This is a predicted complex of two RNAs, RNase P RNA and transfer RNA, with 475 nucleotides together.

C1' cells in the first nucleotide's frame, strides 16, 4: 500500500425539469337536504378541475423475547403448566442494556521448578477474546466401544515378594533362588473421564505413608452494597462428569389479541300495535290482472344485530439540540419540530449536470453499476438479510528502511 | 393480520427420555428362473437426517437461531 475475513457506524449522495399515484387542507364545482328577515346561510356526499402541504426503513422482515392499549376472567391460596437463574444498577417492562465479580482461550511479558539442550509444567501482571455462570453433599438416572477396573473402584502387563510357603548351599548364623500364598498402585496400556499436582524423603515395592510449594474443604478475621477477593489457623484430602436428563431450589408470569374492542345500521326471518283493504297498467274514470281479508296483505314500533358504514388510528415511555447528574446504561431540566396513516393496500417513472466504483481507450471519452429490502394499532429489544463508503481487529501478499 | 403443526433414501413412512456403520416397503439395478415378460426367489447399490452454532465424551434424537412447506382463525 492491496486483498480477503469479521465487528461496529451510516445508509441510493446533490441540484433541475417533465409526466404520474395516495391522503389531508383551502378554493372551485355538481347532487339531494336542512334552516330562512328569500339576499342567502349550514353541514353531507361526489368529482377525468385548480393550488398548497406531507408521503417507508435500519431494519418496515422473522414474530423471537418485554410492554402500552382493549375485552373476557379473578375473595385468597395451592396444584399443574411456561420462563428466568453469578451480582449491582438502568428501564414502564424484557430472556435486553450498562458496570463489575468469577472462569475459559490467545498471544505477550516477569518470575520459578525440571532438562546438557531444544523445550516443556507453574504461578502472576497488563491487554483482547468468549461464557445459557443456581444446585451433582435430597432423590431417581445416564457413560456406547475399549479397557483388568466407570462410581460403596479395579489388578491385564508390570514392581516387590520385607512376611509366610517350596527349593538349594551352609556346622550355624546366614546366603542364592522360586515367584505360591501375598503386598503396590510407582511406570505401561484402555478410555472423552481411571479417586488431587509437582518435586524430596521413604519403602521389599509403592503409596499424603512423611515434608515443602500449589490446588482443595472447614472455621475465622479484614476489605467490599453484593458476587467475591485478600490474610490466618486446622484438616492429609473426605462429596469425578453429565441438570440445553429427570428433578431440586429461590423468583416471575390469568386469558385473548386491532380479525381486540366500541357506535350507527340495509335485506330475510322473528316479536307486538292498528288493519280490510293494498298494489300495477295510470295523471283522473272505467275495465282487467296481482296480494290479502283473523293460518291476515300494508302501515307503524320493537330488540337482537348480519352485508355495509363510522371509529379505533395514530402527539407518542415521541423526534432534534443545549445544560447539568452518573463510570456507564440512562435520568432531570430547558428550548424547539409535528413527521405516511390507508380501501387487499400510495410513495413511483424518465432526462439533465455533478459524486462513488468497474472495464475498455485513440485519454477526447464510452459502456456497465450504486445493496438489503418495502409500513398496516403503537412502541422497547433481540435475531436475520445488506453494495459502497468510514473506523477496529486478524490472516495473506508485496515493496522499502 | 394473529397462531399453530410439520421436514429422515426418488416415494410414503419407522427410529427421537442421547451409545448406529441410520432401518422398513414399493421403486431403481445385477442374477436365477421363462421361448420372451410380468409374477416369484436370490443378491445389490442409493442418506451431509432442510442449513448453521451450541450442549455433551459423544446429537437424526437436547437448546438456540435462520430457511422450507402445509394448516386454522373474519
Nucleotide at each position: 500500500g492491496a486483498g480477503c475475513g469479521u465487528g461496529c457506524g451510516a445508509g441510493u449522495g446533490a441540484g433541475g425539469a417533465u409526466c404520474g399515484c395516495c391522503g389531508c387542507c383551502g378554493g372551485g364545482u355538481g347532487g339531494a337536504g336542512g334552516c330562512u328577515u328569500c339576499g342567502g346561510c349550514c353541514g353531507c356526499c361526489g368529482c377525468g378541475c385548480c393550488g398548497g402541504c406531507g408521503g417507508a426503513g435500519g431494519a418496515a422482515a422473522g414474530u423471537c423475547c418485554g410492554a402500552g392499549c382493549u375485552c373476557c376472567g379473578c375473595a385468597g391460596g395451592g396444584c399443574a403448566g411456561g420462563g428466568u437463574g453469578c451480582c449491582g444498577g438502568g428501564u414502564a417492562a424484557c430472556u435486553c442494556c450498562c458496570g463489575g465479580g468469577c472462569g475459559c482461550c490467545g498471544g505477550u511479558u516477569g518470575g520459578c521448578g525440571c532438562g546438557u539442550a531444544a523445550g516443556c509444567g507453574c504461578c502472576g501482571g497488563a491487554c483482547g477474546g468468549c461464557g445459557a455462570c443456581g444446585g451433582a453433599a435430597a432423590g431417581u438416572g445416564c457413560a456406547a466401544c475399549a479397557g483388568a477396573g466407570a462410581g460403596c473402584a479395579a489388578a491385564c502387563c508390570g514392581c516387590c515378594g520385607a512376611u509366610g510357603g517350596c527349593c538349594u548351599c551352609g556346622a550355624g548364623a546366614g546366603a542364592g533362588g522360586c515367584a505360591c500364598a501375598g503386598g503396590c498402585a510407582a511406570g505401561g496400556g484402555u478410555g472423552a473421564a481411571a479417586c488431587g499436582g509437582u518435586g524430596c524423603g521413604g519403602u521389599a515395592a509403592g503409596a499424603g505413608c512423611g515434608c515443602a510449594c500449589c490446588g482443595g474443604a472447614c472455621g475465622u478475621c479484614c476489605g467490599g452494597u453484593a458476587a467475591c477477593g485478600g490474610g490466618c489457623g486446622u484438616c492429609g484430602c473426605a462429596u469425578g462428569g453429565c441438570a440445553a436428563a429427570c428433578c431440586c431450589c429461590a423468583c416471575c408470569c390469568g386469558g385473548a389479541g386491532c380479525a381486540a374492542g366500541g357506535c350507527c345500521a340495509a335485506a330475510c326471518a322473528g316479536g307486538g300495535a292498528c288493519g280490510a283493504g293494498g298494489g300495477g297498467c295510470u295523471g283522473c274514470c272505467c275495465g282487467c290482472c296481482c296480494c290479502g281479508u283473523c293460518c291476515g296483505a300494508g302501515u307503524c314500533c320493537c330488540g337482537g344485530g348480519u352485508a355495509g358504514g363510522c371509529u379505533g388510528c395514530u402527539c407518542g415511555a415521541g423526534g432534534c439540540c443545549g445544560u447539568c447528574g452518573g463510570c456507564a446504561a440512562c435520568g432531570a431540566c430547558g428550548g424547539u419540530c409535528c413527521c405516511a396513516g390507508a380501501g387487499a393496500a400510495a410513495u413511483g417513472a424518465u432526462c439533465c449536470u455533478c459524486c462513488c466504483c468497474c472495464g475498455c481507450u485513440u485519454c477526447g471519452g464510452c459502456g456497465g453499476g450504486g445493496a438489503c429490502a418495502g409500513a398496516a394499532c403503537u412502541c422497547g429489544g433481540c435475531u436475520u438479510a445488506u453494495u459502497c463508503c468510514g473506523c477496529g481487529c486478524g490472516c495473506u501478499c508485496a515493496c522499502g528502511u | 393480520g394473529u397462531c399453530c403443526c410439520c421436514g429422515u433414501a426418488g416415494c410414503u413412512c419407522a427410529g427421537c427420555a442421547g451409545g448406529a456403520u441410520a432401518g422398513a416397503g414399493c421403486a431403481c439395478c445385477g442374477g436365477u428362473u421363462u421361448c420372451c415378460u410380468a409374477a416369484a426367489c436370490c443378491g445389490g447399490g442409493g442418506g451431509c437426517c432442510g442449513c448453521g452454532c451450541g450442549u455433551u465424551c459423544g446429537a437424526a434424537u437436547c437448546g438456540c437461531g435462520c430457511c422450507g412447506g402445509g394448516g386454522a382463525c373474519a
It holds a member of the Rfam family "Bacterial RNase P class A". From the family's description: Ribonuclease P (RNase P) is a ubiquitous endoribonuclease, found in archaea, bacteria and eukarya as well as chloroplasts and mitochondria. The family's RNA type in Rfam is ribozyme.
Its mean pLDDT, the model's own confidence on a scale to 100, is 77.